About this RNA: A computed fold for a 74-nucleotide RNA from a Candidatus Aenigmatarchaeota archaeon, annotated as transfer RNA. Its mean pLDDT, the model's own confidence on a scale to 100, is 83.
[in-house]
């Protein structure tokens, strides 16, 4: 030095290609049940999405750079 892949709640992962209110699962928290306690059921919080900038009415999503991490080439 040049390509491919991923970065999105406290973990795993969706949406992304086809722009249009950011969602699930475990985990947390309060509540019901119980003699407790686990399970179960209800319900709640919790991320403006790797940084910056660009297009657009609007960006997670496109577009450019750069950062992280894993791979390939040389």
């Nucleotide at each position: 030095g040049c390509c491919c892949u991923a970065g999105u709640g406290g973990c795993u992962c969706a949406a992304c290609c086809u722009g249009g209110u950011a969602g699930a699962g475990c985990g947390g928290c309060u509540g019901u049940c119980u003699c407790g306690u686990a399970a179960a059921c209800a319900g709640c919080a919790g991320g403006u999405u790797g940084u910056c900038g660009g297009u657009u009415c609007a960006a997670a999503u496109c577009c450019g750079a750069c950062c992280u991490a894993g791979g390939g080439c040389u």

Source information: It matches the Rfam family "tRNA". By type it is a transfer RNA.